A computed fold for a 79-nucleotide RNA from a Thermodesulfovibrionia bacterium, annotated as c-di-GMP-I-GGC riboswitch aptamer. Taxonomically the source falls in Thermodesulfovibrionia (Bacteria, Pseudomonadati, Nitrospirota).

RNA sequence: CCCGACAAAGCCAAACCCUCCGUGAGAAGGGGACGGAAAGCGGCGGGUCUUAGGAGUAAAGAUGGCCGGGCUGCCGAAG
Repeated sequence: CCCGACAAAGCCAAACCCUCCGUGAGAAGGGGACGGAAAGCGGCGGGUCUUAGGAGUAAAGAUGGCCGGGCUGCCGAAG
C1' cells in the first nucleotide's frame, strides 16, 4: 500500500414522525435506526428526479445513502 475481521474505540444516520423553508424535486433542525469503511468533502462525467394548469430536446435546479472518477481520512487481525 492492497485489503477489511461476528476485533476495539469512536463516527454517520434510511424509512417514518414533528417543526420549518421551497411552486417542486428536495433542504435545514429535532426524534428515530434501515444500513454504511469513506453514508467524509465537492455536482466534474453519466443516471434519476423537479420546475407554479399541462408538456418539452432548452434553461435553471435537486440528488454525494444511484454509478464512475477526483480530494482527504479513523482503526489494524488474517492474507